[in-house]
RNA sequence: AACGAACUUCAGGGCAGGGUGAAAUUCCCGAUCGGCGGUAAAGUCCGCAAGCCUUGUGCAACGUUUCUGAACCUACAGUUUUGAACGCUGCAUCGGGCAGACCCGGUGAGAUUCCGGGACCGACAGUAUAGUCUGGAUGGAAGAAGAAUCGUU
Repeated sequence: AACGAACUUCAGGGCAGGGUGAAAUUCCCGAUCGGCGGUAAAGUCCGCAAGCCUUGUGCAACGUUUCUGAACCUACAGUUUUGAACGCUGCAUCGGGCAGACCCGGUGAGAUUCCGGGACCGACAGUAUAGUCUGGAUGGAAGAAGAAUCGUU
């Protein structure tokens, strides 16, 4: 110094003002926000995370029956035990599935990323229908940084 393991810290923003109404930060006008890695700098490209579903996989416990090796037994039966199969439960959260949205012009070697213009999108539960409120969440996590411990080279 590199790699691996363990450790520490960090890791999401946002409805001003107004209309209708008994009631809406949920509807309407308007306002406003943009996680992580990659790549010419990206909410819209390629991938990842959070959410939901799911069988498969791994591990563990239990149960069942059959099969299997072994021991006891003269032998059968039976008992004990090894392994396998099946079922079920729990854990891991590894695998699979579902879940959004971009065009035009300019510059350039290169941009759906920059510049100009015009668009569009946003889990689940609650509640007058929610990207922005409340909640799961003082959670989890893509990942980022640090420290310098252990191992290998």
Molecule: FMN riboswitch aptamer (RFN element)
Organism: [Eubacterium] cellulosolvens